[in-house]
Molecule: TPP riboswitch aptamer (THI element)
Organism: Vicinamibacteria bacterium
RNA sequence: GUCGUUGCCUAGGGGUGGCCGAAGAACGGCCUGAGAUCACACCCUUUGAACCUGACCCGGUUGAGACCGGCGGAGGGAAGGCGUGGACCCUGAUG
Numbered sequence: 001g002u003c004g005u006u007g008c009c010u011a012g013g014g015g016u017g018g019c020c021g022a023a024g025a026a027c028g029g030c031c032u033g034a035g036a037u038c039a040c041a042c043c044c045u046u047u048g049a050a051c052c053u054g055a056c057c058c059g060g061u062u063g064a065g066a067c068c069g070g071c072g073g074a075g076g077g078a079a080g081g082c083g084u085g086g087a088c089c090c091u092g093a094u095g
Stems, first nucleotide, its partner, number of pairs: 001088003007082004011045004016039001017031005051076003057070004
């Protein structure tokens, strides 16, 4: 000098289902999950499965359900900076 895990700052993107309680709303509870529209909370930002389309899809499972898997080496999808452990290169000194 370059790259730069973790991390930090700013900006941006995204989702918020299923069931029960009494018919409904509010509210409350239960299931999965990082998060179920309380949240500046959670997750994700091209090394992009955060999230959307396909999809009122297909198989399995469940009290129910994107709950699990396929679909998916499919298509889309929102960035800049600082910079550490470290790696590489150059130079100098010493042996």